A computed fold for a 1655-nucleotide part of an RNA from a Bacteroidota bacterium, annotated as large-subunit ribosomal RNA, half A.

[in-house]
Context: one part of a larger RNA
RNA sequence: GGCGUAUGGUGGAUGCCUUGGCAUUCAGAGGCGAUGAAGGACGUGAUAAGCUGCGAUAAGCUACGGGGAGGCGCAAAUGACUUGUGAUCCGUAGAUUUCCGAAUGGGGAAACCCAUCCCGUUGAAGACGGGAUACCCGAAAGGAGGCAAACCCGGGGAACUGAAACAUCUAAGUACCCGGAGGAAGAGAAAACAACAGUGAUUUCCUAAGUAGUGGCGAGCGAACGGGAAAUAGCCCAAACUCAAGUGGCGUGCUGCUUGAGGGUUGUAGGACUGUAACGUGGAAUACAUAAAUAUAAUGGAAUUGCAUCUGGAAAGUUGCUCCAUAGAAGGUGAUAGUCCUGUACAUGAAAUAUUUAUGUUACCUAACAGUAUCCUGAGUACCGCGGGACCGGAGAAAUCCUGUGGGAAUCUGCCAGCACCAUCUGGUAAGGCUAAAUACUACUGAAUGACCGAUAGUGAACAAGUACCGUGAGGGAAAGGUGAAAAGAACCGCGAACAGCGGAGUGAAAUAGGACCUGAAACCAUACGUCUACAAGCGGAGGAAGCGCAAGCGACCUCGUGCCUUUUGCAUAAUGAGCCUACGAGUUAUACCUCACUGGCAAGGUUAAGUCCGCGUACGGACAGAGCCGCAGCGAAAGCGAGUCUGAAUAGGGCGAAAGUCAGUGGGGAUAGACGCGAAACCUAGUGAUCUACACAUGGCCAGGUUGAAGGUGCCGUAACAGGUACUGGAGGACCGAACUGAUUAGCGUUGAAAAGCUACCGGAUGAGUUGUGUGUAGGGGUGAAAGGCUAAUCAAACUGGGAGAUAGCUCGUACUCCCCGAAAUGUUUUUAGGAACAGCCUCGUACUUAUUGUCAUAGAGGUAGAGCUACCGAUUGGACUAGGGGGCUUCACCGCCUACCAAAUCCUGACGAACUCCGAAUGCUAUGACAUCUAUACGGGAGUGAGGCGUGGGGUGCUAAGGUCACACGCCGAGAGGGAAAUAACCCAGACCAUCAGCUAAGGUCCCUAAAAUAUGCUAAGUUGAACAAACGCAGUUUGACCGCUAUAACAGCCAGGAUGUUUGCUUGGAAGCAGCAAUUCAUUUAAAGAGUGCGUAACAGCUCACUGGUCGAGUGGUCGGGCACGGAAAAUAAUCGGGCAUAAAGCAUAUUACCGAAGCUAUGGGUUUGUCGCAAGACAAGCGGUAGGGGAGCAUUGUAGUUGCACCGAAGGUGUGUCGUAAGGCAUGCUGGAGCGGCUACAAAAGCAAAUGUAGGCAUAAGUAACGAUAAAGCAUAUGAAAAAUAUGCUCGCCGAUAGACUAAGGUUUCCUGAUCAAUGUUAAUCAGAUCAGGGUUAGUCGGGUACUAAGGCAAAGCCGAAAGGCGAUACCGAUGUAUAGCUGGUUAAUAUUCCAGCACCAGCAUUUAUUGUGAUGGAGUGACGGAGAAACGUAAGAUCCGCGACCGGACGGAUGUGGUCGUUAAAGGGCUUAGGUAUACACGCUGUAGGUAAAUCCGCAGCGGGUGCCGAAACCUGACAGUACACUGAAUCUUCGGAGGAGGUGAUAGUGAUCCCAAGUCGGCUCCCAAGAAAAACUUCUAAACUUAGAUAAAUGCUGCCCGUACCGGAAUCCGACACAGGUAGUCAAGAAGAGUAUUCUAAGGCGCUC
Repeated sequence: GGCGUAUGGUGGAUGCCUUGGCAUUCAGAGGCGAUGAAGGACGUGAUAAGCUGCGAUAAGCUACGGGGAGGCGCAAAUGACUUGUGAUCCGUAGAUUUCCGAAUGGGGAAACCCAUCCCGUUGAAGACGGGAUACCCGAAAGGAGGCAAACCCGGGGAACUGAAACAUCUAAGUACCCGGAGGAAGAGAAAACAACAGUGAUUUCCUAAGUAGUGGCGAGCGAACGGGAAAUAGCCCAAACUCAAGUGGCGUGCUGCUUGAGGGUUGUAGGACUGUAACGUGGAAUACAUAAAUAUAAUGGAAUUGCAUCUGGAAAGUUGCUCCAUAGAAGGUGAUAGUCCUGUACAUGAAAUAUUUAUGUUACCUAACAGUAUCCUGAGUACCGCGGGACCGGAGAAAUCCUGUGGGAAUCUGCCAGCACCAUCUGGUAAGGCUAAAUACUACUGAAUGACCGAUAGUGAACAAGUACCGUGAGGGAAAGGUGAAAAGAACCGCGAACAGCGGAGUGAAAUAGGACCUGAAACCAUACGUCUACAAGCGGAGGAAGCGCAAGCGACCUCGUGCCUUUUGCAUAAUGAGCCUACGAGUUAUACCUCACUGGCAAGGUUAAGUCCGCGUACGGACAGAGCCGCAGCGAAAGCGAGUCUGAAUAGGGCGAAAGUCAGUGGGGAUAGACGCGAAACCUAGUGAUCUACACAUGGCCAGGUUGAAGGUGCCGUAACAGGUACUGGAGGACCGAACUGAUUAGCGUUGAAAAGCUACCGGAUGAGUUGUGUGUAGGGGUGAAAGGCUAAUCAAACUGGGAGAUAGCUCGUACUCCCCGAAAUGUUUUUAGGAACAGCCUCGUACUUAUUGUCAUAGAGGUAGAGCUACCGAUUGGACUAGGGGGCUUCACCGCCUACCAAAUCCUGACGAACUCCGAAUGCUAUGACAUCUAUACGGGAGUGAGGCGUGGGGUGCUAAGGUCACACGCCGAGAGGGAAAUAACCCAGACCAUCAGCUAAGGUCCCUAAAAUAUGCUAAGUUGAACAAACGCAGUUUGACCGCUAUAACAGCCAGGAUGUUUGCUUGGAAGCAGCAAUUCAUUUAAAGAGUGCGUAACAGCUCACUGGUCGAGUGGUCGGGCACGGAAAAUAAUCGGGCAUAAAGCAUAUUACCGAAGCUAUGGGUUUGUCGCAAGACAAGCGGUAGGGGAGCAUUGUAGUUGCACCGAAGGUGUGUCGUAAGGCAUGCUGGAGCGGCUACAAAAGCAAAUGUAGGCAUAAGUAACGAUAAAGCAUAUGAAAAAUAUGCUCGCCGAUAGACUAAGGUUUCCUGAUCAAUGUUAAUCAGAUCAGGGUUAGUCGGGUACUAAGGCAAAGCCGAAAGGCGAUACCGAUGUAUAGCUGGUUAAUAUUCCAGCACCAGCAUUUAUUGUGAUGGAGUGACGGAGAAACGUAAGAUCCGCGACCGGACGGAUGUGGUCGUUAAAGGGCUUAGGUAUACACGCUGUAGGUAAAUCCGCAGCGGGUGCCGAAACCUGACAGUACACUGAAUCUUCGGAGGAGGUGAUAGUGAUCCCAAGUCGGCUCCCAAGAAAAACUUCUAAACUUAGAUAAAUGCUGCCCGUACCGGAAUCCGACACAGGUAGUCAAGAAGAGUAUUCUAAGGCGCUC
């Protein structure tokens, strides 16, 4: 370490449970709100964070009614209270009801700020209390506004999608936006339908009907009439006419107009009018009264805890015997209760309020007959043209309805309609209005129900849930239930630092029920024991098996064996998916739809729909209801005819007809719906965002230091004058260098970062088109853009959020229990079609028919392939002969001719080719018939899948007679096929697996070992060739074998011995050439046994050595050619050399032959299962079958619930975990332990009904791994203290770091983080005694600081006004709005924590009152002022700093000396008041007078003009005062602590030092000065002038006294408190800014001060 067993941990499945949901039914109610809603903020409790309740009368107050013992909410505990004088509690009616919100006095950043008037408190100011004060409509009374779920009406109005594309069309008048109303809304009493018959407002349901229609006549859309039901209800004006009032005209009684009253209301027309008659009848939808009922609290309510028994912690359980029942619904009670509790059936009940009904009264409404001369009966209307829209109707032949626009009637003898239009006929009476019921919906209340869920379910939410959390925002949005009957919630003891956690003890039935609490599965992590394991190899199993162990079990060793899913021709594949476990997770539901099958009812018929009625056992059942539908007759375009009819001349022929249906249930399939589940990129609609960023607007800020030296100017020179030159001055610039600041060039690092863009170094700009803060604007096909498709909140070729929405997806993935039978396809045709689909083919199930199927043999046929052939055609074709024609050559110009190894027709000979040649011509296949064998075939109907195929063989096309290529044909196999063989290896060879067997025989293939089985015989091979699947041309004296030809006892071949000569050095050539450089040839001749004018080597040439050839020796074969077998070379590749390996050589190779054996899931044997068929009544027998993907068919198992029935259970249910056993399987049963309350069997029914996979969802747990990392390399060390424990805490002493900062102040933002005490679980990247952590307590003090009570900018809002379907958009004056204007306090002290706020001292501002004095005061109007750019330069000059001197205090120690000219520290001081200096200004400032036509009126003011006349005006600093402050300093020294050394420092005492100088100079003077061009806010405060008005008011001055509101104020603030998810190397506006060196805020080192960066 593996396996097993046991015991635990972790975890939270399962079971059981339910407080919560879901879906409905029946009732109620259908609104709330200026009498302040909905919804909130803040408060409210003795203690109080959350929820609930309530509102300063604050978990409550009052009255009435109920009720009758405790109560003080969830929610314990303690305390304090209350209650028979009736509490708490319940009901009804009241009171109170902060602030925000329509929000309404004004404003505003909701829950805040600021007002005006009246009244009250105080003498006033100031402050407080009460009331009123918005806009719109209306004459007024009064109303309206806003909120709220669906339903309803109206105004606007998409897109995805479907049409397999898309544009008309569809989706759809849907979603959505907007306006409005009600409990319902809308519609509604015929200018309607209909059809020669009739109906009689509207609405809703059933039907008509998927009909008539409409429609790129596509997809689709889709009525009405009529019939059956529900419910029923009808009315009022305008006008004619009459009267009255008012008013106008005139002719003075007529008339116009307006208002009111009467009258009157319709189509067989009615009314006015004239005449007659009546004074009531009826209705009621309004209000009131009375009564009743109901609702809103309640009350009574049977049965002895009936008796006994057993078990138990507990009885309601068990057993036996009683009792009640108009009550056996339900819940609770220590297990399961009619009789214990609450209740239930039934009966009863209201001071108060509400509703309904009834009755009465009532506002209100309502009438007849006759006549018919005249009058009235709805006008920019009907209608028509044009353009749209609505209807079933898409412009069509298009009626009807609505209306934008242009025309434009009639008047009852009229007008409209009846689907263009006309006529007849019929129906109606428009252009005014109201109207209940039947119908739709449910945020809300009550009662009830469920073959609905039961904590990953059911609402998102069973629990402090629309919470926590995320986002700027719109918006998004969780997780999380269970101790026990009862807290009896563990006293006490021990371990321990411990209130952590354990162990005892105790409680309890149980503590492995101990609060992280029922049951407690799995992954995962441990411990103990058994067994195995350190030379061995694995898809972990299967088969055998030694050994160990009491057993369970483990198991060495051997053999065989490449997971699952998906997708594919084909996957172990190195193709997809899954880390593991648990739970969840996908063909469902609806419909008078279509179709088929089965079952059932009735049957020439079948059947009801809506609805109504009945049943109190009531979401159900029954009955009625015949409307309607299907069928009973068809054919035809139709007239029509009819078992026929149409066509046709036909009596022919042909087409279509002449078979029982229908209703219900169940099942298969389809249609329409999201339609098996998950998944887009996108489109549209309504909103939310410019806190990021882009640009713009308004208002503020910032830019160390150094350099250069433009224009201009001045002097001089110069010119007629200019020009020009020179020196100085001057200080320009999208100028230069370079910090802050801003940017981002290059490199490195970083890349699970320190950081979702940074760090380090270098780098660009750095007075400008610069940069930055605050406020504001522009918004999604839009913005903005010095333009990159950049940016628009970490998102951009169209943001984000919600919705249409479950868009669509011919695409990918996934799709869950078992067994049985059959079983494909990857082809044809067509396709905007090719990975999709339709039809056909092939499969399955059913029905019908019956032998029509298939095979073999025989016979009879058709045919033109293979082959073959070609003087048999066509085409092509070798060689030759012959020979027209042609070319070339010759010939004497030409002719005639000749030659020709030239080209060549025809013919002949010879050879030979063809898919599109055939004089011929098979095999196979095909057709027919017969026989035998076989059991299929066909037709119709239901359901499919398939329409990517692949390999092998054969013969072909294509290609290269390439491809594991491609195309078609035939067959086989794989696909969808296991088994044996081929080492392994879809397809090759053998062979088709129902199951079992420790039986037998074989196939392919094998028989040395691995590895089952073998031998014999004869050859061959020497290459390990070979031993199973690639070697070739070519080469080869490898070997063997065959055939043929030579030589050879007259001696071959080979070896050895010897010769190999002469003419001659042949000739030529040559320098030489002698056999052997070369050329030539008569390569000759001679001697010979033989010897070339020479086969090689060799020399300059010779020489030399050889060979051919010959002799000798030897003594038998030897040489060659052409074939066959087996070998050899040719022969180079990538994980590993190798035949699968070891190995094998007269074989274990190759060949031939023979005989055995092995060998499979084949065959046989034995037993069993099952399907189909036949036989059989059945049991069964027999026969043939039983591989299988897509797919079809059949039969079952399990889960949850329901009904009926029957059982089990505290003597122990479900669930969990083991064991045994049964079944072919899904599964079942029994039992031990755990568990502690429910659960089964059978029959039938109904489903949220079965998981391994979807990069599935949620949770848990692994792995990597005790690994990486612990966030700037500014750095630590020691001692002491505390403590259980100290690297990190505290103190001290050293060391180090920053120091234009890592110091100090402050805005934004944060919101208690501040201070103190206690604590250490978690947080802190480690520890922690520490903390920005946890708990508790404390802390922020203002007339003067900041903001409001003052002002205005950009911009916002918006009375008036303008525009727009609505929502809404603009918008002058006002108002709001700082980043600007205005604006009165300084120094010191004090706290643990605040201070310009408290205290001390000294100041100032405003208001009020009083007093005194003086007096034209007075504004929302006039005028002035406020009031403004950039750059540059200079002087004075305070603070700060430096230097020097004086003075005060202290020090002067180390080995020795030195006390001076040594050292250190200090030597200080505000606002305010007074004084006015430097400087600036001269076109200045002030004053006086006069005139004045301008300043919207006025003016004494301003402006303008003139005169006079003065030196003012602005203004730092210094100085005086403030100032007898107080402090430093010295001495003393309480409490407390102490290591006894000291630390500590409250309090007290004491006096005292310059009111020096110089240097350099921020600030200031300066709102100044100079220059420049781009020409640089507004308003109030303030001063002044008058108008109206007032004149005991008011104003001015002084003094005294009084008054002085609201908000902020802690702390962090270049950061551990802000923005970045973090205690994050990033970002963050402004102010101050010491020393040395230095130009400097660069840089280095230091000060003050702060730190050493939490391993």

About this RNA: It matches the Rfam family "Bacterial large subunit ribosomal RNA". Rfam links the family to the GO terms structural constituent of ribosome and ribosome. Its mean pLDDT, the model's own confidence on a scale to 100, is 81. Lineage of the source: Bacteria > Pseudomonadati > Bacteroidota.